[in-house]
RNA sequence: AAUGAACGCUGGCGGCGUGCUUUACACAUGCAAGUCGAGCGAGGCGGGGAGCAAUCCCCAGUCGAGCGGCGAACGGGUGAGUAACGCGUGGAUGACCUGCCCUGGAGUGGGGGAUAACUCGGGGAAACUCGAGCUAAUACCGCAUACGAUCGAGAGAUCAAAGGGGGCCGCAAGGCUCUCGCUUUAGGAGGGGUCCGCGUCCGAUUAGCUAGUUGGUAGGGUAAUGGCCUACCAAGGCGACGAUCGGUAGCCGGCCUGAGAGGGCGGACGGCCACACUGGGACUGAGACACGGCCCAGACUCCUACGGGAGGCAGCAGUGGGGAAUUGUUCGCAAUGGGCGCAAGCCUGACGACGCAACGCCGCGUGGAGGACGAAGAUCUUCGGGUCGUAAACUCCUGUCGAGCGGGACGAAACCCUCGGACGUGAACAGCGUUCGAGGCUGACGGUACCGCGAGAGGAAGCCCCGGCUAACUCCGUGCCAGCAGCCGCGGUAAUACGGGGGGGGCAAGCGUUGUUCGGAAUUACUGGGCGUAAAGGGCUCGUAGGUGGCCCCAUAAGUCAGACGUGAAAUCCCUCGGCUCAACCGGGGAACUGCGUCUGAGACUGCGGGGCUUGAAUCCGGGAGAGGGAUGCGGAAUUCCAGGUGUAGCGGUGAAAUGCGUAGAUAUCUGGAGGAACACCGGUGGCGAAGGCGGCAUCCUGGACCGGUAUUGACACUGAGGAGCGAAAGCCAGGGGAGCAAACGGGAUUAGAUACCCCGGUAGUCCUGGCCCUAAACGAUGAAUGCUUGGUGUGGCGGGUAUCGAUCCCUGCCGUGCCGAAGCUAACGCAUUAAGCAUUCCGCCUGGGGAGUACGGUCGCAAGGCUGAAACUCAAAGGAAUUGACGGGGGCCCGCACAAGCGGUGGAGCAUGUGGUUCAAUUCGACGCAACGCGAAGAACCUUACCCAGGCUUGAACUGCGAGUGACCAGCGACGAAAGUCGCCUUCCGCAAGGACACUCGUAGAGGUGCUGCAUGGCUGUCGUCAGCUCGUGUCGUGAGAUGUUGGGUUAAGUCCCGCAACGAGCGCAACCCUUAUCUGCUGUUGCCAUCAGGUGAUGCUGGGCACUCUGCGGAGACUGCCGGUGACAAACCGGAGGAAGGUGGGGAUGACGUCAAGUCAGCAUGGCCUUUAUGUCUGGGGCUACACACGUGCUACAAUGGCCGGUACAAACCGUUGCAAACUCGCGAGGGUGAGCUAAUCGGAGAAAGCCGGUCUCAGUUCGGAUUGCAGGCUGCAACUCGCCUGCAUGAAGUUGGAAUCGCUAGUAAUCGCGGAUCAGCAUGCCGCGGUGAAUACGUUCCCGGGCCUUGUACACACCGCCCGUCACAUCACGAAAGCCGGCUGUACUAGAAAUCGCUGCGCUAACCCGCAAGGGGGGCAGGCGCUUAAGGUAUGGUCGGUGAUUGGGGUG
Repeated sequence: AAUGAACGCUGGCGGCGUGCUUUACACAUGCAAGUCGAGCGAGGCGGGGAGCAAUCCCCAGUCGAGCGGCGAACGGGUGAGUAACGCGUGGAUGACCUGCCCUGGAGUGGGGGAUAACUCGGGGAAACUCGAGCUAAUACCGCAUACGAUCGAGAGAUCAAAGGGGGCCGCAAGGCUCUCGCUUUAGGAGGGGUCCGCGUCCGAUUAGCUAGUUGGUAGGGUAAUGGCCUACCAAGGCGACGAUCGGUAGCCGGCCUGAGAGGGCGGACGGCCACACUGGGACUGAGACACGGCCCAGACUCCUACGGGAGGCAGCAGUGGGGAAUUGUUCGCAAUGGGCGCAAGCCUGACGACGCAACGCCGCGUGGAGGACGAAGAUCUUCGGGUCGUAAACUCCUGUCGAGCGGGACGAAACCCUCGGACGUGAACAGCGUUCGAGGCUGACGGUACCGCGAGAGGAAGCCCCGGCUAACUCCGUGCCAGCAGCCGCGGUAAUACGGGGGGGGCAAGCGUUGUUCGGAAUUACUGGGCGUAAAGGGCUCGUAGGUGGCCCCAUAAGUCAGACGUGAAAUCCCUCGGCUCAACCGGGGAACUGCGUCUGAGACUGCGGGGCUUGAAUCCGGGAGAGGGAUGCGGAAUUCCAGGUGUAGCGGUGAAAUGCGUAGAUAUCUGGAGGAACACCGGUGGCGAAGGCGGCAUCCUGGACCGGUAUUGACACUGAGGAGCGAAAGCCAGGGGAGCAAACGGGAUUAGAUACCCCGGUAGUCCUGGCCCUAAACGAUGAAUGCUUGGUGUGGCGGGUAUCGAUCCCUGCCGUGCCGAAGCUAACGCAUUAAGCAUUCCGCCUGGGGAGUACGGUCGCAAGGCUGAAACUCAAAGGAAUUGACGGGGGCCCGCACAAGCGGUGGAGCAUGUGGUUCAAUUCGACGCAACGCGAAGAACCUUACCCAGGCUUGAACUGCGAGUGACCAGCGACGAAAGUCGCCUUCCGCAAGGACACUCGUAGAGGUGCUGCAUGGCUGUCGUCAGCUCGUGUCGUGAGAUGUUGGGUUAAGUCCCGCAACGAGCGCAACCCUUAUCUGCUGUUGCCAUCAGGUGAUGCUGGGCACUCUGCGGAGACUGCCGGUGACAAACCGGAGGAAGGUGGGGAUGACGUCAAGUCAGCAUGGCCUUUAUGUCUGGGGCUACACACGUGCUACAAUGGCCGGUACAAACCGUUGCAAACUCGCGAGGGUGAGCUAAUCGGAGAAAGCCGGUCUCAGUUCGGAUUGCAGGCUGCAACUCGCCUGCAUGAAGUUGGAAUCGCUAGUAAUCGCGGAUCAGCAUGCCGCGGUGAAUACGUUCCCGGGCCUUGUACACACCGCCCGUCACAUCACGAAAGCCGGCUGUACUAGAAAUCGCUGCGCUAACCCGCAAGGGGGGCAGGCGCUUAAGGUAUGGUCGGUGAUUGGGGUG
């Protein structure tokens, strides 16, 4: 895009079309083929006449049965069958037929016998039928005639007929005439039969078929050819260019689609065919093997008196059934057409109409214009507003369709009738025929189309969609549910994807969905594809058919090209003109129908025929190369075995071992022997072969290629479906052989296991001969042949040239074999004169993945199995090449307290602290490997506090706005209460007033929430990691992802720097700049300092004074690989050295790139959404966060003598202090108390530093170690130390004697050890953050563990190895195969059977026409009957094929 459609929702009108695609299933009822009285006889009705009547006669007319004629073979339906001369197209018919019609010729004479109807009788339920009798014809039969026809060589023979109606004359008979007929014949038109060329679906898992088969002769039959049929003779005919068989199907004009080529279809309309309940058969006829005819058989239905009969909607309607689904039991012959008829006319479910159905196409309408900074409502909202939206309302108009009223067609003109005229015929002014004119008759549709009038916006819009493809976005609900979905895919609490709302998009009386066809699809590729790696080159060669084929000439004309003619029906398509108001639709004309046939012409190319040529191909001669093949023989090295000698305890084997061998003498070694297999070195991207493949040496036989040369043949060529041969290894059969090796097997190890890898053994086999098998990653994953197309460089074989004394060297030709690369090609990788380039020829093969190289069938094989080779079902991919990452029990390089080397710990004890778990009314919450666990907590008795229990409050504890009311509120006092709170007493201010302030109460809008979501977020933080990385611009390369830069060579702590380079630059990181510390220096000089001067004290910078020193603070200098030497590439840099307080980033800190972990935090804060609102908010008292069988992390104190205790004594830094630090003095054993100088601090205070040093004591013990636990007595803070603080004194004196597996920190002022301060804080550190004192050991080194960086490699990973993924088993489900069988369809063969019927034979029964005969009778002919051939249904037997089903079974798909 289309549709004979169906389904869902919806539906105003009209026109034109279309409407059982399924059960060729069964059918009730009505109708669909009759007509002619001018062919015939009889009868009825009506009319007339005669007669008394019965009755008879006649007739314009009319009715209907019969005889007869024509029609019924057309028209109408259907598509079952048919793969066929059925259809299409073009021919043939000298091989034929043809009623009615047209034209022409000839004729139409004379006879005969019957029979229906009818009457009578009989049978039957009926259908119907029998007998007897009567009768007519355009019914039937002879005779005559024969233009002509047929037969025949001819002579000759044979063959017809029917009358009816009208007019005139006539008594009649009859005659004349017109007309319709009849017979015969010739021709025509139209129709038909038959034959032929070409075209006409799928299957080869159908490869052979055929006995009337193929042909001939003779005969029969037919309208006619012909094995169409029969007899005889011959043995043919068809088939890979697809016979036969199976499946499917009516064919065509055309229709749909498509740019076309093509593909699909064959409904309506038109042509042909076939069929008419199923099968068979003939009759009649011009025509049938006959839809509404006959006979027979069968199935079915109906009637029946059971004896017997009737029927055939695939005609029009209609019914049942089937189905997703397809209409009225209408009107009319008015038109068109058909049958009959002289005609009128009759018949006509053909046809014309109407009806039903949005089934399709076309047209129209459902209103038009104006109308707001834009109503209401809805919806969204950032709360400002936006959108629906000029949309509505409202105003002014219009009037289609519909409804109403009125008018009202075209289709109709003929036939025919009447009148008039002309012509013809004719004796005729009858008649008849032809023709012209006038008038008349005829409409189903239909009171319809159309026209007019009035009223009136009134009666008339839906459907689908809005994630992408694809045009159109938001809110709510839902929460992997419900659902959507054409593909991708949506939905797990913020869904533009589900459902609803609003809005929007599309189409519109329709819109969607489903089915089907074509297109897109170059996705079967003729036009117009491919095969190295994506699917796809046959394992290789030879060769048949076939296809294709070098150069020149002649001829021919099959192909080819051109012209003409015929045909290519109409309709359709296209163009044009016209008719319905337009269109759809319809009409006229044209073009076209790409085809086929005939004739004429052309002669290039192809073909065919002839002649020639040599370049393709082959042959010949001369050479050399080679693991080419076959056979035979020979050789040495090695392994093993056997015998002997020497010799002794092990050997062998492995990662390590063991099994094994060995004292019966192994291994080792020497000598001799046996046997089998394979041939080291040479040996090489060397050689040969078609491929498989071929490797010691020699001999014999043998194939092919190459080089050189002239000669010979003269296209002999290439490819190659089928076919034949060859074909590694393994395997099979038979016979040998068997050293080594070695499936299976045994043993030992390894392991969780180890039916493996390793080890010890070991049989088939490996080897030979003969025969099979026929596969492979049979690979260059690249078929064969030929030609053409820049190069470079190796190598094998043969040759030529140059130079030379001499070619192994230099140049060059041909053949082979490699590498690198140009153009070109390719998706890329890559290929590239050995093409995967450019072309030609031929063959093979491919068409998404799985199922599956499976099943079935066939064929080959001894078997194993090979070759050929599907489907159901299932998936939305499977796959190629390349890219970036990530990963690897891959590689290279390099770092880090990563290991190693050391020192000290943890893990064991007690306690502290955090966590898990458990418990509890609650033990609030968060944090979970590193990177949670002395973490949030820089400090839970109340508070904190978020948890629990209990008691209160509800605009609320805090805050903001508005309205109303009150005049209080606060503070104080009292009562109740655990408190919060409640109640009572007391109680305003400014202003003259209006009013205001303040407070409370009420109402209202907000509040409040440590409630949820860190996976909705901001911010902040952890971590990789202070690791050296992460990127960009431009350029370049690539189809692209992307690459390059950033890789490489060095170097560094560093992507640090240097060099190189299609890159050149730049950014974030590194480094530096900042702070601190180490040295010096300038300035400053109190509260700091005191060298010098002076004064003073028991003593002290105490005082004057000073600012030199220390120090404080501010500023500056200094260090930069700057200098020297060496190494390096003349670089960067490294090593060493000098100088220097400091040396190679001096030490320390701050500083954390792009990013990763949906890492952590909604409980610090902020914040979207959700939830809550007399509670999840808020206040209060008490409790809890402090629980305790346990487990873990982090610490403290120890276990002691490098120690404990006692006494004495020395030296810091940093920091803090006015709700504070507190001296001195005083009390207390002490914690502490009293009092309080000084100090807002370089001034005063905290403040005694401790380890250390000196002296003393303890003497190895659960201790004078260790201090847990507990008792008593105290102190401090605080409203309050019970749950639950700290401290002091006295008393008590537990575990613990160096800590298993495992594990942590640290590289120098570090570890270790010692004390001091601070934050938080009323009080409460073993934690945290700082400060200084004392002060080590070790680092060979980078193999290993962990983490990281760079380069490279593989990848089937990309949520990225904590990845991906294979098979069994179990369960569920689906389709398929096998299967003892069972059932059915189609079909072959043989036999049986044999209806009806044609034909033949017979025909003793019956028999009108003709012949003979006077007749009887006979003849001829016919009929019944009988027999035979053919033969349908049926039956029996046995095959083939297809399908269904089947216990069980096999694999496969999906979950």

Small-subunit ribosomal RNA from an uncultured Acidobacteriota bacterium, 1455 nucleotides, folded computationally. The RNAcentral record of the sequence draws on SILVA. Rfam family: Bacterial small subunit ribosomal RNA. Its family is annotated with structural constituent of ribosome and ribosome in the Gene Ontology.